[in-house]
Background: This is a predicted structure of a 73-nucleotide RNA (transfer RNA) from Mychonastes homosphaera. The coordinates come from a structure-prediction model, not an experiment, and the mean pLDDT is 81.
RNA sequence: GGGAAUAUAGCUCAGUUGGUAGAGUGCCUGCCUUGCAAGCAGAAAGUCCUCGGUUCGACUCCGAGUAUUUCCA
Repeated sequence: GGGAAUAUAGCUCAGUUGGUAGAGUGCCUGCCUUGCAAGCAGAAAGUCCUCGGUUCGACUCCGAGUAUUUCCA
């Protein structure tokens, strides 16, 4: 220098080929216990990497950029 992959909750990751964003785990609250852990119940937490474009409507399609990983040189 060229190609490819990935970027979504604190963390690990889904997301059905455009129509109101989810799981596990963790944190918080309550129940249970003399107390802790475990267990049960509930709640909170997202500018879907950034900027633009297409569309009635974009995590999803298109373009540019950034970061990480990887292949070639």
Lineage of the source: Eukaryota > Chlorophyta > core chlorophytes > Sphaeropleales > Mychonastes.